RNAcentral holds the sequence, with entries from ENA and SILVA.
The RNA shown here (small-subunit ribosomal RNA) has 1390 nucleotides and comes from an uncultured bacterium.

RNA sequence: AGUUUGAUCCUGGCUCAGGAUGAACGCUAGCGACAGGCCUAACACAUGCAAGUCGAGGGGUAACAGGGGCUUCGGCCCGCUGACGACCGGCGCACGGGUGAGUAACGCGUAUGCAACCUGCCUGUAACAGCGGGAUAGCUCCCUGAAAGGGGAAUUAACACCGCAUAAGACCACGCUCUCGCAUGGGGACGGGGUAAAAUAUUUAUAGGUUACAGAUGGGCAUGCGUGACAUUAGUUAGUUGGUGAGGUAACGGCUCACCAAGACUGCGAUGUCUAGGGGUUCUGAGAGGAACGCCCCCCACAUUGGGACUGGGACACGGCCCAAACUCCUACGGGAGGCAGCAGUGAGGAAUAUUGGUCAAUGGACGGAAGUCUGAACCACCCAUGCCGCGUGAAGGAAGACUGCCCUAUGGGUUGUAAACUUCUUUUGCAGCAGAGCAAUAAGGCGUACGUGUACGCCGAUGAGAGUAUGUUGCGAAUAAGCAUCGGCUAACUCCGUGCCAGCAGCCGCGGUAAUACGGAGGAUGCGAGCGUUAUCCGGAUUUAUUGGGUUUAAAGGGUGCGUAGGCGGCCAUUUAAGUCAGCGGUGAAAUUUUGCAGCUUAACUGUAACAGUGCCGUUGAUACUGUUUGGCUAGGAUUUGGUUGUAGUGUGCGGAAUGUGUGGUGUAGCGGUGAAAUGCUUAGAUAUCACACAGAACACCGAUUGCGAAGGCAGCACACUAAGUCAUUAUUGACGCUGAGGCACGAAAGUGUGGGGAUCAAACAGGAUUAGAUACCCUGGUAGUCCACACUGUAAACGAUGAUAACUCGCUGUCGGCGAUACACAGUCGGUGGCCAAGCGAAAGCAUUAAGUUAUCCACCUGGGGAGUACGACCGCAAGGUUGAAACUCAAAGGAAUUGACGGGGGCCCGCACAAGCGGAGGAACAUGUGGUUUAAUUCGAUGAUACGCGAGGAACCUUACCCGGGCUCGAACGGUGCAUGAAUAUACGAGAGAUUGUAUAGUCCUUCGGGACAUGUAUCGAGGUGCUGCAUGGUUGUCGUCAGCUCGUGCCGUGAGGUGUCGGCUUAAGUGCCAUAACGAGCGCAACCCUUGUCAUUAGUUGCCAUCAGGUCAAGCUGGGGACUUUAAUGAGACUGCCACCGUAAGGUGUGAGGAAGGGGGGGAUGACGUCAAAUCAGCACGGCCCUUAUGUCCGGGGCGACACACGUGUUACAAUGGGAGGUACAGAGGGCAGCUAUCCGGUGACGGAAUGCUAAUCUCCAAAACCUUUCUCAGUUCGGAUUGGAGUCUGCAACUCGACUCCAUGAAGGUGGAUUCGCUAGUAAUCGCGCAUCAGCCAUGGCGCGGUGAAUACGUUCCCGGGCCUCGCACAAAGCGCCCGUCAAG
Repeated sequence: AGUUUGAUCCUGGCUCAGGAUGAACGCUAGCGACAGGCCUAACACAUGCAAGUCGAGGGGUAACAGGGGCUUCGGCCCGCUGACGACCGGCGCACGGGUGAGUAACGCGUAUGCAACCUGCCUGUAACAGCGGGAUAGCUCCCUGAAAGGGGAAUUAACACCGCAUAAGACCACGCUCUCGCAUGGGGACGGGGUAAAAUAUUUAUAGGUUACAGAUGGGCAUGCGUGACAUUAGUUAGUUGGUGAGGUAACGGCUCACCAAGACUGCGAUGUCUAGGGGUUCUGAGAGGAACGCCCCCCACAUUGGGACUGGGACACGGCCCAAACUCCUACGGGAGGCAGCAGUGAGGAAUAUUGGUCAAUGGACGGAAGUCUGAACCACCCAUGCCGCGUGAAGGAAGACUGCCCUAUGGGUUGUAAACUUCUUUUGCAGCAGAGCAAUAAGGCGUACGUGUACGCCGAUGAGAGUAUGUUGCGAAUAAGCAUCGGCUAACUCCGUGCCAGCAGCCGCGGUAAUACGGAGGAUGCGAGCGUUAUCCGGAUUUAUUGGGUUUAAAGGGUGCGUAGGCGGCCAUUUAAGUCAGCGGUGAAAUUUUGCAGCUUAACUGUAACAGUGCCGUUGAUACUGUUUGGCUAGGAUUUGGUUGUAGUGUGCGGAAUGUGUGGUGUAGCGGUGAAAUGCUUAGAUAUCACACAGAACACCGAUUGCGAAGGCAGCACACUAAGUCAUUAUUGACGCUGAGGCACGAAAGUGUGGGGAUCAAACAGGAUUAGAUACCCUGGUAGUCCACACUGUAAACGAUGAUAACUCGCUGUCGGCGAUACACAGUCGGUGGCCAAGCGAAAGCAUUAAGUUAUCCACCUGGGGAGUACGACCGCAAGGUUGAAACUCAAAGGAAUUGACGGGGGCCCGCACAAGCGGAGGAACAUGUGGUUUAAUUCGAUGAUACGCGAGGAACCUUACCCGGGCUCGAACGGUGCAUGAAUAUACGAGAGAUUGUAUAGUCCUUCGGGACAUGUAUCGAGGUGCUGCAUGGUUGUCGUCAGCUCGUGCCGUGAGGUGUCGGCUUAAGUGCCAUAACGAGCGCAACCCUUGUCAUUAGUUGCCAUCAGGUCAAGCUGGGGACUUUAAUGAGACUGCCACCGUAAGGUGUGAGGAAGGGGGGGAUGACGUCAAAUCAGCACGGCCCUUAUGUCCGGGGCGACACACGUGUUACAAUGGGAGGUACAGAGGGCAGCUAUCCGGUGACGGAAUGCUAAUCUCCAAAACCUUUCUCAGUUCGGAUUGGAGUCUGCAACUCGACUCCAUGAAGGUGGAUUCGCUAGUAAUCGCGCAUCAGCCAUGGCGCGGUGAAUACGUUCCCGGGCCUCGCACAAAGCGCCCGUCAAG
């Protein structure tokens, strides 16, 4: 930093960015320097090498060489010489090299001690080396065995071995004496006694030998402190602990043994189990820490496994011995041999780790007098990017910003990119040639100097594995040299294509379901670079074990409570000491490493050198404030005493009344009881009810209260006895006696257990009745353990204030209990309890706040992500039930706390709406119309689907429309634009083929022109076509709905860590977030309202086609005519209504009224107008548009068919079922619209639809043009004179054409249907209901639909309990995709 949430703060885990590695894997790879390289099987090992040397110790002579002698010339002899195998002897082999199995230990580290010890080779000092002896290997001979080897006989030497002598000193014991120390004890002088030595070689230079003392070096032993995990390991130990004596050792010691005692270790972790070599150091970290122990250095341990000793100065011995075991090899089967955790190397194991190399040139080691020999120690080389460091793969210029590639808004631009090409330059590196180191110091020996005569120094002086390497120089020529990972956020870097929850990615969150910056590829970019990524592991981040540096009311976490042991901590004054503490000084803290300076490799890594550091341990000297220790005192803490006082504190005994149940008796009769409603149950054998008496057991009403008491659990009728405690006041006593408290002990609700009682009520289990889909529940009727008592166990609870105990300090206000004081029913004070509110402070917030969750101190307990799990195993406790202690595997990226905004609730409050109620009329039943589903079909084109689809898109499917199906055609295409070429006017008519599209023939026609050509048409080529194909979940636009609901927001301020809140809440009011009042808010915006249209009244203006009161003319009649503007009306402008007035209520806003006035009264009626947003709502088929798809077809033309099908289901309607009606006849009254291929008066014909004439009107002029109503008459309750479906026949009209598939007319036919189940819809006034009229579309029309218009014209609303929807406030919430949510259990599959 990412990740829990819609968002927030917190808690908390997970994950990432950094560094590191003896690494491994993937891709890639030019060079050099330095370093590193079996982490696994302490698995097994072929082969070679890794420890020998000395002839100046010895006897000697196997091989080689030289020499001598003999010779038959084949050869033989001589240790004579150089040398030397084997053998005796000396020294070495205990070093060097390897490994980490074991070891939790004086093993290691550090600091001390040894008065308890050893030390070959080396150095120094002192002294000495006299005389003798016997063997043995080798060699020779013999025997034996397969071999390894073994045995015997004879003979021989030594610096091999042995004896005697000498003994200053040494060692042993004794005597005497001086002196020192922390104890045992040590050291010195003197005296005599006892014991023990030696080796020689020779070239005379030397090299050795013995004894003793000292040094140096190396070791041995002891001790303090430090050095893993587990207590689900709590007790261990008989040589164990100590003593005396003895043995043993270099030395102390139970190291070993005999005897004696009974100790020793352990909660400061013994014993046991598991793990592990330790350190210097390394990695990381700011540090404190944490982790590691490879390379290098120190120590330890080991050498196939286990045991043992020998030799030696040193071993219990890696390349020695013996025994046992396993394994391997040889074998003549009798018996033998071996030990790579040395260097190489092999097999095996494994993700994984090199050559069977060169040299002793240097450094070092062994032996030697030396030359020298040996040395897989070492120095070098080889392999490996394993790491670190350095260098290179070129540099400068170069814009037409080239070509290719990629991308885009695509005539063009961007990017790759100064990159390339090209020009100039350089040559590290590379290749070739030439030259060519340092590492080398010196040995033997020679010369010189000094002196102490065998040493030191100086000069000369053989010797190089690496290596013809490093390096230098000449020539050539940009020539030989770049990759890997990543690009959603964290995290630097973005686009296109492919894919389509597939393939895949992924460290965490998470990407992928057709527009993926997350998969795969490409282009580009970013990071690092001879490397880059991945994996594994460690530290960090992680203050996420918190010493530095955390917490525990609610997130994980206070033990149920007390007493108290160990431990931790502890009042005031003085004193002692100097343990802690502090300071100075000394020693040590190996080297390497780290840090700093300087220096050497061309630089760096690396190396050298110097200094610091190493925070530690030990010693010593001082200081004395604090802590500790010693001593003396004090009274403020604690305890005791005296006197009051308080209480539901505890234990035991006794007593009481009410209630309940039961028993007996009386009265009394049919039910009682119980529930939401019932039933089971009780009851005529007399219940319930009621009265009297009796018995039983249990619990104690009222008082009674955030009252009191108690450590907690808990404690309540009354009385008594015993016991404990608190508190207050005031004397006195003690003198820090205190606080806390791991283990331990005690107490500890309810339930439960054991034994014995008791048993009224209530009541697990159980039974029955109900409820229910079921009901092993909730409700009811019964009912056993139990509930009660005594004794004993259990030991747990949300044992809670979810808040451990103690002490001190820190503002206030207000109740209450007990005491004191005071007394006055007041007021204030004080001590101890118990409550409420609040300041500072604290807290994530909620909240806490002198009874802290504030500020401090001490002690204890507990926590460290969720689940698994308080489970398993083990142990302890328990009679049992069970309790205490208490994991892991595995799994998830969260789980959680507090608060915020919403949504939700069969939560609450307030309010509204034809929401209910009150009414009127319908739907649902019938027939038909129409739409949908379904089915069918070649096709029945497509879309719309709860409300918000279904007389919807469609305001009009016979062809067309038309998108669908079948068939026949076309491919620049049915339409349009551009370009090139060719041909022809265009066009009209007739005939033919064909279903038509299409096509053939003939005739007529012969455009304009500046003669270049142009216009038009056809053909051909080409660029753009075309698509009602897909995606409404890529979109624009438009629309529906919540909803004409009253809401939705902003600026500034204020509050809150923040999300957010406030404003917008509260009271009143309104149709309204409409206003008023109040108010940390003040204002504002989008909505509401108003402004707009229409209607209702009036006025003004203007009168034609409208009107006609008055005047005049005129007709059968008629504003018909002249006139008129009065009226109606038309259409423009105004007025009018505002709770303005009155009364009442109210602070106001406002409300109410048969109020007045008024045409209209409190929004007058109707319309248009739809806030922020919701439904990924609808539409790609109205249109537009991104992407994808088709291109002789998914385009387009034509004919026919289909969209009109029909068992069925649903929606919306029409007509009815009749008398408030049907039929017949007569008579009236509208508004709003339409009209020229149109509406048509009037007349004629037809029963009629209609036809034929004819005129008016491009319209306030002509025309379409009313019906209910009203009047008269008929029908008389029927499937009818209701109803009209269906069907037959005959016609009319439109149209190219009415078969599929039109409407209308006439005649005939006359179906269902008698008011419609559950359920459901509309409507509050000019509304519902009812009646007709018009219009759009349109040739016609399936219109009963839609949109308008007027005529007639009601009923009802008490009211807001309930249903539905909505608004505001509030409570709850584990929901936020928001209750169609979330989530638990069972079962099934996997």